[in-house]
RNA sequence: AUAGAUAAAGGCAAACCCGUCGAAAGACGGGGACGCAAAGCCAAGGGUCUAAAGCCAUGAGGUUAUGACAGCCGGUUGCCGGGG
Numbered sequence: 001a002u003a004g005a006u007a008a009a010g011g012c013a014a015a016c017c018c019g020u021c022g023a024a025a026g027a028c029g030g031g032g033a034c035g036c037a038a039a040g041c042c043a044a045g046g047g048u049c050u051a052a053a054g055c056c057a058u059g060a061g062g063u064u065a066u067g068a069c070a071g072c073c074g075g076u077u078g079c080c081g082g083g084g
Stems, first nucleotide, its partner, number of pairs: 004080001011036002016031006034071001040076003045073002047069003054063003
C1' cells in the first nucleotide's frame, strides 16, 4: 500500500418486551440478538424523520428546526492480522 480469513484477543447490539424522559421524531437504562471490520467519534456537507412554539389558512390542513437520526451517503481516528 492492499484488504477482511472458516485465525486469535476482544467489542458493539436491530426487531421486540419492560421502565424513565419527550409534543413528536426519538433518547437513556434493563432484558434480548437481526446483524456489524469501524455498528468508534462527528449533525457546521448531502439526505431522511418530527413539527411543540412561530407563520399562513381558519375547514381539513400547509409551512418552517432551533428538535432528532452516524445501523443512509460522507468526514475523521483506530484494534487484530491473512496474502502480496
Molecule: c-di-GMP-I-GGC riboswitch aptamer
Organism: Syntrophomonas sp. UBA1368